[in-house]
RNA sequence: AGGAGGUAGCGGGCAGUCGCCCCGGGGCAUGCUCUCCGGGGAGGAAAGUCCGGGCUCCACAGGGCGAGGUGCUGGAUAACGUCCAGUCGGGGUGACCCGAAGGAAAGUGCCACAGAAAACAGACCGCCCGGCACUCGACCCCGCAUUCCUGCCGCGUCGCGGCAGGGGCGGGUAGCCGGGUAAGGGUGAAACGGUGAGGUAAGAGCUCACCAGCGGCACGGGCAACCGGGCCGGCUUGGCAAACCCCACCCGGAGCAAGACCAAAUAGGGGAGCGAAACGAGGGUUGCCCGCCCCAUGCUCCCGGGUAGGUCGCUUGAGGUCCGGGGAGACUCGGAUCCUAGAGGAAUGACUGCCGCCCCCAGGGGUACAGAACCCGGCUUACAGCUUUCUCCUCCGG
Repeated sequence: AGGAGGUAGCGGGCAGUCGCCCCGGGGCAUGCUCUCCGGGGAGGAAAGUCCGGGCUCCACAGGGCGAGGUGCUGGAUAACGUCCAGUCGGGGUGACCCGAAGGAAAGUGCCACAGAAAACAGACCGCCCGGCACUCGACCCCGCAUUCCUGCCGCGUCGCGGCAGGGGCGGGUAGCCGGGUAAGGGUGAAACGGUGAGGUAAGAGCUCACCAGCGGCACGGGCAACCGGGCCGGCUUGGCAAACCCCACCCGGAGCAAGACCAAAUAGGGGAGCGAAACGAGGGUUGCCCGCCCCAUGCUCCCGGGUAGGUCGCUUGAGGUCCGGGGAGACUCGGAUCCUAGAGGAAUGACUGCCGCCCCCAGGGGUACAGAACCCGGCUUACAGCUUUCUCCUCCGG
């Protein structure tokens, strides 16, 4: 100098005019909200609504099944599928990055195409053994014939006919049949450890040495995941669980349109009073009688109800900044200080000037992604441009 990898941030600034939402104060003409002054008014992701929690209501003795989720270890936290530190595996020359990373030796299932064989393996070529044949013709194929043998079928009764196979004859043809073998070739993503030696008919963990893996036994380091080296056992066991499943752990449901309060109106309900009717048909009170009480509709008032509407929930919170302590870090403890939208069919806008940055460079144009809806912690996704700091690789110069 060029390229690259982490880390921490910013993401337009100032001024003016006219508007919008909220808060505080003043004024009087007290407004279904006027008028004046002052203050505040989107983000790093406000987004996707994917996880986790607070809050609210409902449900809930305890336990189990089912469903869902998570899945190396230790820690952080209100909690998490997040974060931090590590382990192992993979990628990169490297800084560094990525990983749903328990169990396939509990069981079931699947493994395309190619290939002989795809999981209690498998014999296509090759290699080896035995047999047949090698032009005097094996195996196989075709043709002829029906005297013989076997089987089946039909007629029929001690035979006849048909079909098939064997045997027979002729022709074509050069290798064929049975077994062993997983060393070699070839197929595949994957072929039942690798290299070498012994062994064998040829071969094979069949045996041995070394290497790799697995299992067991103890040892050292580490809280642990795990790491290191030692001895023993020929044990050699394919992959897929983001297939079912097994194991361990976690989990009640719904969501601010949650929910609470005030309350015009309506339906239905309860109570009181007034008025009307006065006959007992009925009901209750102890089976009967008496007595007592209730019993129609209307009007008024009250309670209650809860619609429209209004108020709260609503923003002071697992909060921000600074300093100090603890910790390797995520984070945590203590002190000081700050208050920073709270609307609700939903405000946060429009225009102008100057400056900054980028592009063609006369004058213009552009300035990313994107808009709060109860609140937090994360993840993911989008994003013009600029900056901080550390590191790696290559080249050049001293």
Molecule: Bacterial RNase P class A
Organism: Deferrisomataceae bacterium